[in-house]
Context: one part of a larger RNA
């Protein structure tokens, strides 16, 4: 890991409450003790004590009343009576209080066999080098002093073993070792290294000082005990079925991952049409939205005080003028959470109706909840950023299975008692994967569909409106596009084409004092403008019609509007942004028209089970209970409340139960029951055992890094 076993709301308390069973209610009731009894259940005594029976008032007191007060019409009682003991069960509340978990206080001991300083007492350092002090001799000094040569043998001196040390690297990293080994390396006569013995002790001891050692254990040692410290923290809490079924939110908190009390759930008792919901009436409001009277902001003209500039004047000035700014005012337009002359829809209150429902209320017993999430509206913070804070209204999820979305808590549909190889839809969907399809009519050529945005683009479909058009358009082609002039100025030049001015007149079918290019400047090309050649109609199509025809449309520029495209479009392992395969008169879009499919929805049939109303029978303390049946309706479901069983192990009582002709126990089969479980029987054990009615717990394990065991 697995098996098995063992493992978590108990026990108490003359304690409180609250339901329920039972005793009494001429209120209950005993407690300590005591009598009798004698093995322990039970029985008589014992009214001391509590609760009740009266309350108000701080209280003295008064008392069906009292209490404030001068005084009560006020407050609390009375009229309107319901106790008490005693099991049991919730639950509080003391006690470890469901269990299992620190980290750490304190007390008393036990450690210096390890390491650390200390103290006695011993032992250990191969070999080599270097050669202070001093020392003799010789030289030299008046002499000290000096100089050489020799001796000498200091030293936390030098190289390097033993011995100690551990700077660096590899190996090991379930090791050879809970710090080794293997190389390099450092000290190696010293503050030196080791043997013995012995000394400091936890509020402390030692320390060449690292918070470093003090038996693999040190920011305060072990062991023992106070101890089941505490623990608003994790974690874990063992059978079943059946009703209902939250919350993640206020306020207050040394409170914010916790509490208390409201809120919302549950059980129970009363009350008895109150509730949600619709409709009619009524009501305040100041949002959206409008709007500009009011606050304030704001553009566009007008008119006009003011300022600015100009003439003016020896100066200051008056005066005057104004392509300059501009209050107020007037007209036209606009903005606003803190603006409003104005105002909805919905909500909200009220009232009258209607609605009778597992509604609302009121009162007691239990709860649990106080991290929420998303989505869709309405704001606010922020960057009209977040799978983002933070409200408000609904929705789901939360605690919701089922079907769609390829997969996908919160998004659509739609809310699972149980059974059916029955039926019809819902959201989606119908070429294959995969369960179901076809018509009709248009679009799109991007595989757009099957990611996006300002912006851009003779993509394509269709709408409209306007101009040209047999006097011939639009496009091509073919000619022609001139003179006064080189148009005044300017300038080095300026000839249509640097640039300023002006832009006329003539010829003419037309031609600009010139649309571009280009030259130093001319030149050359070209447009513009005109003539020519081709050409859209002896036709074709719609409407009307008196069948005689009468209107309109075709070609070609412009501009506008809509539909579908096309670009813009760049990311990280791998197509990979339709789930795939694939798809073009579609399997894509749009419009339309008939089917099909397709959930645990609905409907059908058959069961269950609670509940309401009913019907029969039992029985009743006459309130009603219980059985059995019809009719309706409900029956997801954490945390919780509440109801009703199964099953263990022991007592009592009973079955003149069952067992060697085979008991528990184990392992298999068939059965029955909504389950928990039960009966029956084969095997395999070998001496126990169970049924019925009570009763009373060491009563039920898959989890707790569970405890023990065995593999």
């Nucleotide at each position: 890991g697995c098996c098995a076993a063992c493992g978590a709301g108990u026990u108490a308390g003359c304690u409180g409450u609250a339901u329920g069973g039972g005793g009494c209610a001429u209120g209950g009731u005993u407690a300590a003790g005591g009598g009798a009894g004698a093995u322990u259940c039970a029985c008589c005594c014992g009214u001391a004590g509590c609760c009740a029976c009266a309350g108000c008032g701080a209280a003295a007191g008064c008392g069906a009343g009292u209490c404030u007060u001068a005084a009560a019409c006020g407050g609390c009682g009375c009229a309107u009576u319901c106790g008490u003991c005693u099991c049991a069960u919730g639950c509080a509340c003391u006690a470890g209080a469901c269990c299992c978990g620190a980290a750490a206080c304190c007390a008393g001991g036990u450690g210096a066999g390890c390491c650390a300083c200390c103290c006695a007492u011993g032992g250990c350092c191969a070999g080599g080098c270097u050669g202070a002090a001093g020392g003799u001799u010789a030289c030299c000094u008046a002499a000290c002093a000096g100089u050489a040569a020799c001796u000498g043998g200091a030293g936390g001196g030098c190289c390097g073993a033993a011995c100690c040390c551990a700077a660096c690297u590899a190996u090991g990293u379930u090791g050879c070792a809970a710090g080794a080994u293997a190389g390099u390396g450092g000290g190696a006569u010293g503050a030196g290294c080791u043997g013995u013995g012995g000394g400091u002790a936890g509020c402390g001891g030692a320390g060449a000082a690292a918070u470093u050692c003090c038996u693999a254990u040190c920011g305060a040692a072990c062991c023992u005990g106070g101890a089941g410290a505490u623990a608003g923290c994790u974690g874990g809490u063992u059978c079943u079925c059946c009703u209902c079924g939250a919350a993640a939110u206020a306020a207050c908190u040394u409170u914010a991952g916790g509490g208390u009390u409201a809120g919302c759930c549950u059980u129970g008792u009363g009350c008895g049409u109150u509730a949600a919901g619709u409709a009619g009436c009524g009501g305040g409001g100041g949002u959206a939205g409008a709007g500009c009277a009011c606050u304030g902001u704001u553009c566009c003209g007008g008119c006009u005080a003011g300022g600015g500039g100009g003439c003016g004047a020896a100066a200051u000035a008056a005066g005057u003028c104004u392509a300059c700014c501009a209050a107020a005012c007037c007209g036209a337009g606009a903005c606003a959470a803190a603006c409003u002359u104005c105002g909805a829809a919905u909500a909200c209150c009220g009232c009258u109706a209607u609605g009778u429902a597992u509604u609302u209320c009121a009162c007691a017993g239990g709860a649990g909840u106080c991290a929420g999430u998303c989505c869709g509206u309405g704001a606010c913070a922020g960057c009209u950023a977040a799978g983002u804070g933070c409200c408000a209204c609904g929705g789901a999820c939360g605690a919701a299975a089922g079907g769609g979305a390829a997969a996908c808590a919160g998004c659509c549909c739609a809310g699972a008692c149980c059974g059916u190889c029955g039926u019809c839809u819902a959201a989606g969907g119908u070429c294959c994967c995969u369960a179901a399809u076809g018509g009709a009519g248009a679009u799109u050529a991007a595989g757009u569909g099957u990611u996006a945005a300002a912006g851009g683009a003779g993509g394509u479909c269709g709408g409209a409106u306007u101009c040209c058009u047999c006097a011939a358009a639009c496009a091509a082609c073919c000619a022609g596009g001139a003179g006064g002039u080189u148009g005044g100025c300017u300038u080095a030049g300026a000839a249509g084409c640097a640039g300023c001015c002006a832009u006329c007149c003539u010829u003419u079918a037309a031609a600009g004092a010139g649309u571009g290019c280009g030259u130093a400047a001319c030149a050359g090309c070209u447009c513009a403008c005109u003539g020519g050649u081709c050409u859209a109609c002896u036709g074709c199509c719609c409407c009307g019609u008196u069948c005689g025809c009468g209107g309109g449309g075709c070609g070609g520029g412009a501009u506008c509007c809509g539909g579908c495209g096309c670009c813009g479009a760049a990311a990280a392992u791998c197509u990979a942004a339709c789930g795939g395969g694939g798809c073009u008169c579609a399997a894509a879009u749009c419009u339309u028209c008939a089917a099909c499919c397709g959930a645990a929805g609905a409907c059908a049939c058959g069961g269950a089970u609670u509940u309401a109303a009913u019907u029969g029978c039992a029985c009743u303390u006459c309130g009603g209970u219980g059985c059995a049946g019809u009719u309706g309706a409900a029956u997801g479901g954490u945390a919780g409340a509440g109801g009703a069983g199964c099953g263990u192990u022991c007592c009592a009582u009973u079955c003149a139960g069952c067992g060697u002709c085979g008991a528990a126990g184990c392992u298999g089969u068939g059965u029955u029951g909504u389950a928990a479980a039960g009966c029956a029987u084969g095997g395999u054990g070998g001496a126990g055992c169970g049924g019925a009615u009570g009763g009373a717990a060491g009563u039920g394990a898959a989890a707790a890094u569970g405890u023990u065991g065995g593999c």
This is a predicted structure of a 711-nucleotide part of an RNA (large-subunit ribosomal RNA, domain II) from Candidatus Peregrinibacteria bacterium GW2011_GWA2_44_7. The full RNA is in RNAcentral, with records from ENA and SILVA. It matches the Rfam family "Bacterial large subunit ribosomal RNA". Lineage of the source: Bacteria > Bacteria candidate phyla > Candidatus Peregrinibacteriota. The coordinates come from a structure-prediction model, not an experiment, and the mean pLDDT is 84.